A computed fold for a 72-nucleotide RNA from Vezdaea acicularis, annotated as transfer RNA. The RNAcentral record of the sequence draws on ENA. Its Rfam family is "tRNA". The family's RNA type in Rfam is transfer RNA.
RNA sequence: GCCCAUAUAGCUCAGCGGUAGAGCGGAAGAUUGCAGAUCUUCAGGUCCAUCGUUCGAAUCGGUGUGUGGGCU
Repeated sequence: GCCCAUAUAGCUCAGCGGUAGAGCGGAAGAUUGCAGAUCUUCAGGUCCAUCGUUCGAAUCGGUGUGUGGGCU
């Protein structure tokens, strides 16, 4: 330099154009002598940025950036 993949919650990841989710982690409550475990509830997201397509975009396309990999 060229090619491919990838970017969503604090972390690991789902989500095939129509209301953004799970596990773990965090908070509160129940329980407990205290904790842990268990159960219930809650908080936490401009879905990397920008432009476009569309009635409607996390999802499709262009460009850029970050990360990982391959080739030379």